[in-house]
Context: one part of a larger RNA
RNA sequence: CUGGGCGUAAAGGGUACGCAGGCGGUUACAUAAGUCAGGUGUAAAAGGCAUUGGCUCAACCAAUGUAAGCAUUUGAAACUGUGGGACUUGAGUAUAGGAGAGGUAAGUGGAAUUCCUAGUGUAGCGGUGAAAUGCGUAGAUAUUAGGAGGAACACCAGUGGCGAAGGCGACUUACUGGACUAUAACUGACGCUGAGGUACGAAAGCGUGGGGAGCAAACAGGAUUAGAUACCCUGGUAGUCCACGCUGUAAACGAUGAGUGCUAGGUGUCGGCAAGAGAUUGUCGGUGCCGGAGUUAACGCAAUAAGCACUCCGCCUGGGGAGUACGGUCGCAAGACUGAAACUC
Numbered sequence: 001c002u003g004g005g006c007g008u009a010a011a012g013g014g015u016a017c018g019c020a021g022g023c024g025g026u027u028a029c030a031u032a033a034g035u036c037a038g039g040u041g042u043a044a045a046a047g048g049c050a051u052u053g054g055c056u057c058a059a060c061c062a063a064u065g066u067a068a069g070c071a072u073u074u075g076a077a078a079c080u081g082u083g084g085g086a087c088u089u090g091a092g093u094a095u096a097g098g099a100g101a102g103g104u105a106a107g108u109g110g111a112a113u114u115c116c117u118a119g120u121g122u123a124g125c126g127g128u129g130a131a132a133u134g135c136g137u138a139g140a141u142a143u144u145a146g147g148a149g150g151a152a153c154a155c156c157a158g159u160g161g162c163g164a165a166g167g168c169g170a171c172u173u174a175c176u177g178g179a180c181u182a183u184a185a186c187u188g189a190c191g192c193u194g195a196g197g198u199a200c201g202a203a204a205g206c207g208u209g210g211g212g213a214g215c216a217a218a219c220a221g222g223a224u225u226a227g228a229u230a231c232c233c234u235g236g237u238a239g240u241c242c243a244c245g246c247u248g249u250a251a252a253c254g255a256u257g258a259g260u261g262c263u264a265g266g267u268g269u270c271g272g273c274a275a276g277a278g279a280u281u282g283u284c285g286g287u288g289c290c291g292g293a294g295u296u297a298a299c300g301c302a303a304u305a306a307g308c309a310c311u312c313c314g315c316c317u318g319g320g321g322a323g324u325a326c327g328g329u330c331g332c333a334a335g336a337c338u339g340a341a342a343c344u345c
Stems, first nucleotide, its partner, number of pairs: 003317004007299002012313001014200004021193003025087003029083003033080002035076008048066007090190001091187003094183004102176007109153001114148007124135002161168002205246006214240002219235004257312006265290011294301002318345003327338004
């Protein structure tokens, strides 16, 4: 390379948008680039392949036949391409609706923790397996009233909802993205994928400035223990929060790329629509469970496929060495991305 693969064995890019490229619905006409058929020229010899023959065989040697390719020419028109034309089912638009923790900003609220002030009150509180460190007669814990401040939003809450993913949960307002249903009015293939590229991207971390209630790496002390640089306890700083900027990684998981079509059923649930007096039934879109064919090494998957097919992208090719070294790009740094070999089993 051909091939075979990628849920769990190696392997789906964290996610989306999108330039190039690849691929692309129905219909008739034209064209003849691809495609197919024929002719001519060329394709040196040797070599290859096939069939014969010559050295007693073979190697070796000889004869005959044979090739795509390239050029040119004559034709064919199904398919692909190209050109202009038509269509509506793919895609989009419009109108009318209802659903939603989708996003951003501003404001507001109550419960709780902590702290401060004042009242009541007196000897303990706290903590554990048991203790101690710690707090407390300078009046703690408990309790009542008032105040301050920060962070998070109990119940509702649901294999419920929304979002491309990361993720999103008190309430109100403003701005704003997307999806769904119904109608079938409009456009008429406008589509799918997507190397590079760009944007977004949990937590931790970094820079500057704020903020700091609770929690809490590091750290200190008390225990435990043979030891205890831990698990348990008392404290406690970064951080956690906000603004702006950086980082760009996760078991970023459904360990399952995106898109389209096709292929038994049953049962729940969310959002619409239709029929019906209702029970209920049907239908479209989501989200779960069970299960048939099929598939799978098995487990399992099974219309939300891991089934049957097609298009495009990413990735894998024994274990270790190693996601290391070196080089390069990016980053303030931490590091990220790209990514070997020797050697060894």
This is a predicted structure of a 345-nucleotide part of an RNA (small-subunit ribosomal RNA, central domain) from uncultured Dethiosulfatibacter sp. Its mean pLDDT, the model's own confidence on a scale to 100, is 86. The source organism's lineage runs through Bacteria, Bacillati, Bacillota, Tissierellia and Dethiosulfatibacter. It matches the Rfam family "Bacterial small subunit ribosomal RNA".